[in-house]
Context: one part of a larger RNA
Molecule: small-subunit ribosomal RNA, 5' domain
Organism: uncultured prokaryote
RNA sequence: GAUUGAACGCUGGCGGCAUGCUUUACACAUGCAAGUCGAACGGCAGCACGGGGGCAACCCUGGUGGCGAGUGGCGAACGGGUGAGUAAUGCAUCGGAACGUGCCCAGUAGUGGGGGAUAACGUAGCGAAAGUUACGCUAAUACCGCAUAUGCCCUGAGGGGGAGAGGGCCUCUUCUUGAAAGCUCUUGCUAUUAGAUGAGCCUAUGUCAGAUUAGCUAGUUGGUGGGGUAAAGGCCUACCAAGGCGACGAUCCGUAGCUGGUCUGAGAGGAUGAUCAGCCACACUGGGACUGAGACACGGCCCAGACUCCUACGGGAGGCAGCAGUGGGGAAUAUUGGACAAUGGGGGCAACCCUGAUCCAGCAAUGCCGCGUGUGUGAAGAAUGCCUGUAGGUUGUAAAGCACUUUCAAUUGGGAAGAAAGAUUUAGAGUUAAUACCUCUUAAUAUUGACGUUACCAAUAGAAGAAGCACCGGCUAACUCUGUGCCAGCAGCCGCGGUAAUACAGAGGGUGCGAGCGUUAAUC
Numbered sequence: 001g002a003u004u005g006a007a008c009g010c011u012g013g014c015g016g017c018a019u020g021c022u023u024u025a026c027a028c029a030u031g032c033a034a035g036u037c038g039a040a041c042g043g044c045a046g047c048a049c050g051g052g053g054g055c056a057a058c059c060c061u062g063g064u065g066g067c068g069a070g071u072g073g074c075g076a077a078c079g080g081g082u083g084a085g086u087a088a089u090g091c092a093u094c095g096g097a098a099c100g101u102g103c104c105c106a107g108u109a110g111u112g113g114g115g116g117a118u119a120a121c122g123u124a125g126c127g128a129a130a131g132u133u134a135c136g137c138u139a140a141u142a143c144c145g146c147a148u149a150u151g152c153c154c155u156g157a158g159g160g161g162g163a164g165a166g167g168g169c170c171u172c173u174u175c176u177u178g179a180a181a182g183c184u185c186u187u188g189c190u191a192u193u194a195g196a197u198g199a200g201c202c203u204a205u206g207u208c209a210g211a212u213u214a215g216c217u218a219g220u221u222g223g224u225g226g227g228g229u230a231a232a233g234g235c236c237u238a239c240c241a242a243g244g245c246g247a248c249g250a251u252c253c254g255u256a257g258c259u260g261g262u263c264u265g266a267g268a269g270g271a272u273g274a275u276c277a278g279c280c281a282c283a284c285u286g287g288g289a290c291u292g293a294g295a296c297a298c299g300g301c302c303c304a305g306a307c308u309c310c311u312a313c314g315g316g317a318g319g320c321a322g323c324a325g326u327g328g329g330g331a332a333u334a335u336u337g338g339a340c341a342a343u344g345g346g347g348g349c350a351a352c353c354c355u356g357a358u359c360c361a362g363c364a365a366u367g368c369c370g371c372g373u374g375u376g377u378g379a380a381g382a383a384u385g386c387c388u389g390u391a392g393g394u395u396g397u398a399a400a401g402c403a404c405u406u407u408c409a410a411u412u413g414g415g416a417a418g419a420a421a422g423a424u425u426u427a428g429a430g431u432u433a434a435u436a437c438c439u440c441u442u443a444a445u446a447u448u449g450a451c452g453u454u455a456c457c458a459a460u461a462g463a464a465g466a467a468g469c470a471c472c473g474g475c476u477a478a479c480u481c482u483g484u485g486c487c488a489g490c491a492g493c494c495g496c497g498g499u500a501a502u503a504c505a506g507a508g509g510g511u512g513c514g515a516g517c518g519u520u521a522a523u524c
Base pairs, nucleotide, nucleotide: 001524002523003522004521006520007519008518009517010516013371014370015369016368017367018366019364020363021329026327027326028325030324031323032322035074036073037072040071041070043067044066047065048064049063050061051060052059053058081282082281083280090207091206092205093204095202096201104195106193107192108191109190110189111188112146114144115143121136122135123134124133125132126131158187159186160185161184162183166177167176168175208254210252215245216244217243220242221241222240223239224238225237226236227235257279258278259277260276261272262271263270264269284305285304286303287302288301307318308317309316310315335361337360338359339358343357344355345354346353347352374404375403376402377401385394386393387392408465410460411459412458413457414456418451423445424444425443427441428440429439430438468513469512470511471510472509473494474493475492479508480507481506482505483504489496490495
């Protein structure tokens, strides 16, 4: 000199963009952070509509819109947090073979025929609660066989829309409903092939410090047989052989998440790994598996432990290193805010629902950037202050005065973009037996904004509301007076202070930077 996730002191007008527990991976009150699907299913607690009964109060009814709880499906393995552990089962880079991959894309083949249960519910109990028991009823895209299956083994599921013979009402039209077997569209399901995506695995090279750590190793190194895994492999096991690593630093010990990057530097290097992005690891501590395409699973399960809470003392419940917030620790780090409008994610045919991801707002000069705190004129060189050789000098065009301007802030009014979709209707095309339905395209209409009193623009009034901090002996830009008298004090280094201190303290003046300025800490 540059820099910082900084802190402290004094001071403090506005805006934009960023950033904000570096310490106790310490303990956590409260709320929210993962749901969704009725177009898989039986149904109907609550709400609304319709129907029936009743004078009314009200009662009945799943018929309809919908839907609590339940069965079932998908998701919950993403997204979000933290850096404890880890010096290599990690990361970075380059290669590789022995291996899976839900949803997605493309293709091929199929989707036949049966069965038995169970929750919800009802009845009856137990328990303070958490919860739980017995009996009975019922459905499915839940569960289980058979066929397909031709060496052996092995799968499956249906749902929704439309037309429709016919039926109800009925003189007809209209309206409504719609069985079996068939037609058609759509979406699922099963097997398989290929892709994409995203995982798992292996080799090589690199990756902090210590030799006041020199030897380490028995599943250890290799082989054979067997097992196991999606998969190679001592991954596991039985037997056999005696190997394997090491001064090119094994082993041990300490420290540490790694990288893209960041800071500094002319570079080489040195330091570092906040925010953002990629990978890894962890989820109260230790261990374990289950489910699943995927976990050995932050807001799942089981066991043990520590801690906390409830209890009727018999027994139960919990896990903020998610977002806010609290206590504690600390020099130190924010709101128990708004919205799903946008982007993205989950579910759903969709409408839509959920989303502390995200987008926004709030707080903080924490940083960077921009703007302002007026402009011109004005000598009687006013007054005051300070100095003085008492002539004057300086403060100083500075102020006052005169003439202007109105950025920002204030008030009032106007006002984009972030909105694409989705809905309803029109037209066309595709599909089809069809002018139904459905899909695609097109046009029209009325809408969808948390931010938001938005950005921006205009008007109003008036210089009005807006300057400090450090320093002035040398390094180092900037000097005098007074006080003090080796005292009080200063100090980054040299050093000042013992009666004329430009070095202490105050004042006047000056210098530097400026909504900041200094100090401390840290890196180069």